[in-house]
Molecule: transfer RNA
Organism: Bacteroidales bacterium
RNA sequence: GCACCUUUAGUUCAAUGGAUAGAAUAUCGGAUUCCGGUUCCGACGAUAUGGGUUCGAUUCCCAUAGGGUGUA
Numbered sequence: 001g002c003a004c005c006u007u008u009a010g011u012u013c014a015a016u017g018g019a020u021a022g023a024a025u026a027u028c029g030g031a032u033u034c035c036g037g038u039u040c041c042g043a044c045g046a047u048a049u050g051g052g053u054u055c056g057a058u059u060c061c062c063a064u065a066g067g068g069u070g071u072a
Stems, first nucleotide, its partner, number of pairs: 001071007010025004018055001027043005048064005
């Protein structure tokens, strides 16, 4: 350089073109406890960026950016 894969919450993962984008874990608050841990309840928090297609895009297309693999 070329080809391919990938990018969603702090982290690990879901979501058939149509739901208020969902769960686990972490963090914070509460209950429980003499205190802590465990357990239970609640809160917080996300679609890499810019365009396009569509009535409707996390999903399809293009470009850019980050990461990875292969190749000479």